[in-house]
Context: one part of a larger RNA
């Protein structure tokens, strides 16, 4: 290579749109590109291989046969697979009616608590911890009540609850707006799937300018503990967490488990919707959980939300170090990130 693989041993792209390509539903005709099957040429000899033959045998040599899996030409079949017409409703899609939601994006508002300010009480302690200390406090802290500013973040409901591709997403209003779900079957009639390449979105933290800053904290000082203590714990505290526009593009971006599709026992919660019912049980779609069978696994599991039976299409693994490093080249402002060896070692 050809194969075997990818929950957790290598190994699923962070997620999506999507263009080329690969791959596609049920009938019918036509064609013969593919495909099958017959014939003819032609596919160097030698070699290999088979059956004979000559050197005393064997190497080795002849001789005939096989093989050369290939290509071309003719003259056919028509299942399937393409090609064209045509037809179809079950994939896939629009319409219509309905109810659910921390989907997203702006504006507004609210109310606990926090800290600061001011003023009234009020006095000697606070606060902290294993215990203490730094610390704060007679210049009236801490407690307490009034009053006022700020800035984040929304107790309770709140859930193996819900929404979103995914990262996310939770207070209350209003405007915008994106998806999925049910119901009924009008409408188009395979329009589908995947999907390198491109683009788009992508926590955190960092990065640029410009605000913002209560609380909380990388660094940073100090108190402690310690042999030591560049920690663990204490006071304090600066980037930074917030908000805008811009950028970076990682993550145990995990279900460590790509997408889509059809098929294979049940029980049992919960979401959302229809049928049903006087209520109820029951029945069904679509999601989200836990038990479980067959099957499946190295084993732990998994098990209709497969890791189970296929089937399409992609991405990716091929021993450990070295190493996600150099080198190159593309992206960034930087920080870095993609892409990705070897030599050597074991």
């Nucleotide at each position: 290579c050809u194969g075997g693989g990818c929950g957790u041993a290598a190994a699923g792209g962070g997620u999506g749109u999507g263009u080329a390509g690969g791959c596609g539903g049920c009938g019918a005709u036509a064609c013969a590109a593919g495909u099958c099957a017959c014939a003819a040429g032609u596919g160097g000899a030698a070699u290999c291989c088979c059956u004979u033959g000559g050197c005393u045998u064997a190497a080795c040599c002849a001789a005939g046969g096989a093989a050369u899996u290939g290509c071309u030409u003719g003259a056919g079949a028509a299942a399937c697979u393409g090609u064209a017409u045509u037809g179809c409703u079950u994939g896939a899609g629009u319409a219509u009616c309905g109810g659910a939601g921390a989907g997203g994006c702006a504006a507004g508002c609210g109310g606990a608590a926090u800290u600061c300010c001011c003023a009234g009480u009020g006095u000697a302690g606070c606060g902290g911890u294993g215990a203490a200390a730094u610390g704060c406090g007679u210049a009236g802290a801490u407690a307490u009540u009034g009053g006022g500013a700020a800035g984040a973040a929304c107790a309770c409901c709140g859930g193996u609850g819900g929404c979103g591709a995914a990262g996310g997403c939770g207070g209350c209003u209003u405007g915008c707006u994106g998806g999925a779900c049910g119901a009924a079957a009008a409408c188009u009639g395979a329009c589908g799937c995947u999907g390198a390449a491109a683009c788009a979105c992508g926590a955190a933290a960092g990065c640029g300018u410009g605000g913002g800053g209560a609380g909380c904290a990388a660094a940073c000082a100090g108190g402690a503990u310690u042999a030591g203590a560049u920690a663990c714990c204490c006071u304090g505290g600066u980037a930074g967490u917030c908000c805008a526009c811009g950028c970076u593009g990682u993550a145990a971006a995990c279900g460590a488990u790509g997408a889509g599709u059809g098929c294979u026992a049940g029980g049992u919660g919960u979401c959302g919707g229809g049928g049903g019912u006087a209520a109820a049980a029951c029945c069904u779609c679509g999601g989200u959980g836990c038990c479980g069978c067959a099957g499946c696994u190295a084993a732990c599991g998994c098990a209709a939300u497969a890791a189970g039976c296929a089937c399409u299409c992609c991405g990716c693994c091929u021993g450990g170090g070295g190493a996600g490093u150099a080198c190159g080249c593309a992206c960034g402002c930087a920080a870095g990130u993609g892409u990705g060896a070897a030599a050597c070692u074991c």
Molecule: small-subunit ribosomal RNA, central domain
Organism: uncultured bacterium